[in-house]
Predicted 3D model of a 1479-nucleotide RNA (small-subunit ribosomal RNA) from an uncultured bacterium.
RNA sequence: GACGAACGCUGGCGGUAUGCUUAACACAUGCAAGUCGAACGAGACAAAAGGGAAGUGCUUGCACGGAACUUUUAGAAAGUGGCGAACGGGUGAGUAACGCGUGGGUAACCUGCCCUAUGGAAAGGAAUAGCCUCGGGAAACUGGGAGUAAUGCCUUAUAAUAUAUGUUUGUCGCAUGGCAGAUAUAUUAAACGCUCCGGUGCCAUAGGAUGGACCCGCGUCCCAUUAGCUAGUUGGUGAGGUAACGGCUCACCAAGGCGACGAUCAGUAGCCGGUCUGAGAGGAUGAACGGCCACACUGGGACUGAGACACGGCCCAGACUCCUACGGGAGGCAGCAGUGGGGAAUCUUCCGCAAUGGACGAAAGUCUGACGGAGCAACGCCGCGUGAGUGAAGAAGGUUUUCGGAUCGUAAAGCUCUGUUUUUCGGGACGAACGGUUCUCGUGUAAAUAAUGCGGGGAAUUGACGGUACCGAAGGAGGAAGCCACGGCUAACUACGUGCCAGCAGCCGCGGUAAUACGUAGGUGGCGAGCGUUGUCCGGAAUUAUUGGGCGUAAAGGGCGCGUAGGCGGGAUAGUCAGUCUGUUGUAAAAGUGCGGGGCUCAACCCCGUGAAGCAAUGGGAACUGCUAUUCUUGAGUGCAGGAGAGGAAAGUGGAAUUCCCAGUGUAGCGGUGAAAUGCGUAGAUAUUGGGAGGAACACCAGUGGCGAAGGCGACUUUCUGGACUGUGUCUGACGCUGAGGCGCGAAAGCCAGGGGAGCGAACGGGAUUAGAUACCCCGGUAGUCCUGGCCGUAAACGAUGGGUACUAGGUGUAGGGGGUAUCGACCCCCCCUGUGCCGGAGUUAACGCAAUAAGUACCCCGCCUGGGGAGUACGGCCGCAAGGUUGAAACUCAAAGGAAUUGACGGGGGCCCGCACAAGCGGUGGAGUAUGUGGUUUAAUUCGACGCAACGCGAAGAACCUUACCAGGACUUGACAUCGCCUGAAUACUCUAGAGAUAGAGAGUUCUCCUUCGGGGGACAGGUAGACAGGUGGUGCAUGGCUGUCGUCAGCUCGUGUCGUGAGAUGUUGGGUUAAGUCCCGCAACGAGCGCAACCCCUAUUCUUUGUUGCCAGCACGUAAAGGUGGGAACUCAAAGGAGACUGCCGCAGACAAUGCGGAGGAAGGCGGGGAUGACGUCAAGUCAUCAUGCCCCUUAUGUCCUGGGCUACACACGUACUACAAUGGGCUUAAACAGAGGGAAGCAAGACCGCGAGGUGGAGCCAAUCCCAUAAAUAAGCUCUCAGUUCGGAUCGCAGGCUGCAACUCGCCUGCGUGAAGUCGGAAUCGCUAGUAAUCGCAGAUCAGCAUGCUGCGGUGAAUACGUUCCCGGGCCUUGUACACACCGCCCGUCACACCACGAAAGUCUGCAACACCCGAAGCCGGUGAGGUAACUUGAAAGAGAGCCAGCCGUCGAAGGUGGGGCCGAUGAUUGGGGUG
Repeated sequence: GACGAACGCUGGCGGUAUGCUUAACACAUGCAAGUCGAACGAGACAAAAGGGAAGUGCUUGCACGGAACUUUUAGAAAGUGGCGAACGGGUGAGUAACGCGUGGGUAACCUGCCCUAUGGAAAGGAAUAGCCUCGGGAAACUGGGAGUAAUGCCUUAUAAUAUAUGUUUGUCGCAUGGCAGAUAUAUUAAACGCUCCGGUGCCAUAGGAUGGACCCGCGUCCCAUUAGCUAGUUGGUGAGGUAACGGCUCACCAAGGCGACGAUCAGUAGCCGGUCUGAGAGGAUGAACGGCCACACUGGGACUGAGACACGGCCCAGACUCCUACGGGAGGCAGCAGUGGGGAAUCUUCCGCAAUGGACGAAAGUCUGACGGAGCAACGCCGCGUGAGUGAAGAAGGUUUUCGGAUCGUAAAGCUCUGUUUUUCGGGACGAACGGUUCUCGUGUAAAUAAUGCGGGGAAUUGACGGUACCGAAGGAGGAAGCCACGGCUAACUACGUGCCAGCAGCCGCGGUAAUACGUAGGUGGCGAGCGUUGUCCGGAAUUAUUGGGCGUAAAGGGCGCGUAGGCGGGAUAGUCAGUCUGUUGUAAAAGUGCGGGGCUCAACCCCGUGAAGCAAUGGGAACUGCUAUUCUUGAGUGCAGGAGAGGAAAGUGGAAUUCCCAGUGUAGCGGUGAAAUGCGUAGAUAUUGGGAGGAACACCAGUGGCGAAGGCGACUUUCUGGACUGUGUCUGACGCUGAGGCGCGAAAGCCAGGGGAGCGAACGGGAUUAGAUACCCCGGUAGUCCUGGCCGUAAACGAUGGGUACUAGGUGUAGGGGGUAUCGACCCCCCCUGUGCCGGAGUUAACGCAAUAAGUACCCCGCCUGGGGAGUACGGCCGCAAGGUUGAAACUCAAAGGAAUUGACGGGGGCCCGCACAAGCGGUGGAGUAUGUGGUUUAAUUCGACGCAACGCGAAGAACCUUACCAGGACUUGACAUCGCCUGAAUACUCUAGAGAUAGAGAGUUCUCCUUCGGGGGACAGGUAGACAGGUGGUGCAUGGCUGUCGUCAGCUCGUGUCGUGAGAUGUUGGGUUAAGUCCCGCAACGAGCGCAACCCCUAUUCUUUGUUGCCAGCACGUAAAGGUGGGAACUCAAAGGAGACUGCCGCAGACAAUGCGGAGGAAGGCGGGGAUGACGUCAAGUCAUCAUGCCCCUUAUGUCCUGGGCUACACACGUACUACAAUGGGCUUAAACAGAGGGAAGCAAGACCGCGAGGUGGAGCCAAUCCCAUAAAUAAGCUCUCAGUUCGGAUCGCAGGCUGCAACUCGCCUGCGUGAAGUCGGAAUCGCUAGUAAUCGCAGAUCAGCAUGCUGCGGUGAAUACGUUCCCGGGCCUUGUACACACCGCCCGUCACACCACGAAAGUCUGCAACACCCGAAGCCGGUGAGGUAACUUGAAAGAGAGCCAGCCGUCGAAGGUGGGGCCGAUGAUUGGGGUG
């Protein structure tokens, strides 16, 4: 895009088309084929005229009545006869076929009605239906008898341009033979009706037209898992038969015919014009309309006829239905309607013959479910409408919102119009013209103004549709819009609901609490009386590739050769004209389609005109292909001359080695492995010497060397033998290439038979390894490996690259041969051919790569491919002894599978490098007690968070109340807190009572501020009140901001431009050096730049300058018990402020003349001097919604707020981090004998003094601090003591008595004194920190804080050991490599087993179906025979009869259905079973 569609939602009108695609399933009812009286008899019925019976009434001769009968007319039931019924209409079952299409042929044919022409129609006869009558039968129907007509039937006559036979002439044809004649013999016709005549009808013949029949060329689906088929089969002769040819049929004879160019079988299917699609080539299709064919319940058969083997005919058989009196009968909608059934699904039991067409008829006319119309159905196509203009307060309302607005939206309303359509009323067609009737005119026939034929004119008549189309009027915007979509493809977005649920989905994919994807709403987009969905076909799909694809690695080259058919094929000349090109002619039906016109108002629709491939015939042309003939040598082959080679086969020979046997020497081990053990060995091994046996394989040479078609071939010699190569150019003269089938070769393993068997060695045994080890390792060892003969026929049989020919830059090896040059000669050097390698340009390729040995450019031939899995499986066939091979599917299932390359990540890959990473050291943790945090458990609650490193002395720099978020109980509800409106008033404070308190009540008290026009107003505060709102440590750190941790202070991470690549990307950033460093240097298709590194900042180490108080005190004074205490000083220390200093700057060596490194000098400090701050791009959905902020969700007399009490402090246990120890490098005591730094201090630090053993108390000088205070630093030093013990170590725990803070130390603080005196004697596996002023050790201060530190953050004192080095562990950086990973190795992923579901295979069998075959039976019927029975026409006869002929009957051939039988094929089903797929 399309549809004979269906389904869902919706639905105003008209035109025009279309409407059982399924059950060729079964059918009730009605209709669909009749007509002719001008062929015929009889005459029921009807009318008219005549006629007048029976009968009735009675006025007895009238009336009524009207039968029979006669005539006429019209119609016509039944019958005879003629024509029609073979058309029209339906359907597509069958059919793969001369069925259809197309083009031819009939010299092999027929043709009713129609047309033309010629001729003719004479004389007779016998029957028969109807009807009548007698019968049979339920019926259908039927028998006998009597009589009758014809355009029915028969005989005779006539007869040829007919037919047959014979003779014969001419002429033509591709053949058989045809045509035109002549002649002889024989044979065959008729019908009459109407009519006064014309005319019509009839017979024969010839021709035409129409219709049909037969034959032929070409075309016409699928399966080879169908490869052979065929007996009237193929042909001949003869006969029969037919309209006609023909094995069409028969007899005889011959043995043919078809098939890989696909026979036969099976499956499917009506074919075509056309239709749909497509740029076309094609593909799909065959509804409607038209042509052909086939069929008519199923199968068979003939009859009649011009035509049938006959849809609405007959006979027979079968199934089914119906009627029946059970004896027997009837039927065939795939005609039109209609019914049931089936189905997703397809209409009215309508009107009419008015038109068109058909049958019959002289005609009127009759018949016509053909046809013309109407009805139903949005089923399709086309057209129209559902209103138009104006209208901003941008209304109301909806939706949304950042609350400003935005949007629906000029949309609506309102105002002004129009009148298609709808409705009503009125008018009102075309289609109709023939024909017939009638009038009239002319004319023919005729005596005719009867009549009739022909021709002209006039009139009336004929419409189913239909009072329809159309036209007019009226009225009034009035009656008329939906469907789908809105994540991308694909035009169109928001809100709410939902929360991997419900659902969506064509593909990708959406949905797990902010869904543009589900549902709804608003909005938007698309189409519009429709819109979507489903199904099917074509397209896109170059995705079966003729046009127009491929095969190294994506699917795909046969394992290799020889060769048949086939395909393709070198140069020249001549001929031919099959292909090819061209002209003409015929055909190519109509419709349709294209183009040009026309008619319906347009369009759809309809009408007119005009075009094409194809096929055939015919005339030309001759380049190319083909064919024929002649010729050529370059392709191919051959001769001759050579050399190379693991080419093949057979026979023989050889040495080294292994093993075994014998003998000697010799002694305790050998062997084997990562280490061992099994094994061998004192019965003498291994080792070694000599001799022997046997089998197998052939070291070195040996080489991307050689040979072969491939598999493959390796000691030497001989014999036989194949091929290639070089040179020459003898001979042949295209002899060539490829190659479906076919034939042969074909590694290893395997199989059969017979040998052989040294070594090796599946299976197997043993030893190890291991969690296990049916393995890898070791010791043994059977088949096998070897030979002969025969099978097998496969391999990653690989260059994953079929063969042949030609062409298209080079360079460099190597093997064989030849040539040139040179030489005495061989080399060197140059060239050619053949083979074999590497590199590389153009070109090519998706890339990788290939690149004269092509994967380049072309041609020829073969093989093969068409998503992955299922599966190289199943079934079938063929081959095989088997193993198995070969050929080779489907169901089902997935949305991928795959190739090449890229970036990462990873590797028990590689290279380089770094780090307290290891190593070397020092000290710890893990064991004990305690402290503290966590888990777990418990609890009313034990609030919450943090979980490897990177949670666990973490948030918490400090939980008795508070904090506090948790629990119990008691209270409040605009609230403890913020803003706003209104009203009132000052209020807080203070006192008392109740209560656990919050709170409630009472009392006391009356004093806010600013402005003022003095009326009042504003502000703060308090109370009351109303709602907006407050509030939430409620949820989501996976919605977020901010902040932080970590890799990691690791050296990396990127960009611009350029270049390379189809691209992802690469380059830069890689490489050579160097560095702590992507630090620097050099090189380089890169050149630059940014964030990082470094530096700039702070502290510290040295020094200078300046300034000296609260700091300092050398010199000068004063002064004390002592003391910078005082005067003074400005030197020093110190305090800050500013400078200097260090830069590989200098020297040497190394390095590449570099960067840089090493050493040295000088210097307080040397190569970053030592610390700190500083953290790139990013990673971990890392941490935090409980610091804060914040989206969304949730709570709102509670998840908010207040209060009291409790809890966060629980305790069997487990873990982390610390403290104190276990002691003598120590503890205790004494001496007061020393020496710091950095901090803090007003709700504060607090001195001296006094009291207390002490914690502390009293008291308060001084200090807002270089001034005073905290504040004695401790380890250390000296002396004494303890003497290795659970101790004079260790201090837990507990008791008593006190102190301090604080409303308050019970749960639950700290401290002091006295007493008590636990575990613990240096810590398993494992594990942590540290490289110098570091570890270790010692104390001091601070934050938090009323009080509470073993924690944290700082400060100084004392002060080590070790680093060979980078193999290993961990982490990291760079380069490279592999990858099936990309959530990235904590990845991916294989197989069994278990379970569920699905499809398939096998299976003892069972059951349908189909087509054949053999035999039996054998209906109807044709044909043949017979025909003793029957018999009108003709003959004969006077007659009887006889004859000819015909018929019944009988017999036979053929023969449908049926039966029997064994096979074949397709299918269904089947306990069980096998593998496969999905989860």
Record summary
RNAcentral holds the sequence, with entries from ENA, Greengenes and SILVA.